[in-house]
């Protein structure tokens, strides 16, 4: 020097990883000023009952934990397939000359 490929780079399609949200889920959980039940005691009543209702229990709003097989993203990834472009870096065979 020529020629054939590879990669960086583009565009698409998968595939894991991260990150973020979420279904769910465990746990906790307003002294009153959330909800249901309200023991005791208080209050109406001649009684028969009846009201309000404080602890306590249930439950929820709140918080805190896990978190998909879900959904979304990128300056993810010594990944994979397709395509497109062959100009430029690197590089790898092969022929040829010096």
């Nucleotide at each position: 020097c020529a020629u054939c490929g590879g990669u960086u780079c583009c565009u698409u399609c998968g595939c894991g990883a991260c990150g973020a949200c979420c279904a769910g889920u465990c746990g906790u959980u307003a002294a009153c000023c959330c909800c249901g039940u309200c023991a005791g005691g208080c209050c109406c009543g001649g009684a028969a009952g009846g009201g309000a209702g404080c602890a306590g229990c249930g439950g929820u709003c709140g918080c805190g934990g896990c978190g998909a097989u879900g959904u979304c993203g990128g300056g993810u990834g010594c990944c994979g397939g397709a395509g497109a472009u062959c100009a430029a870096g690197c590089u790898g065979g092969u022929g040829c000359g010096g």
Molecule: Bacterial small signal recognition particle RNA
Organism: Gammaproteobacteria bacterium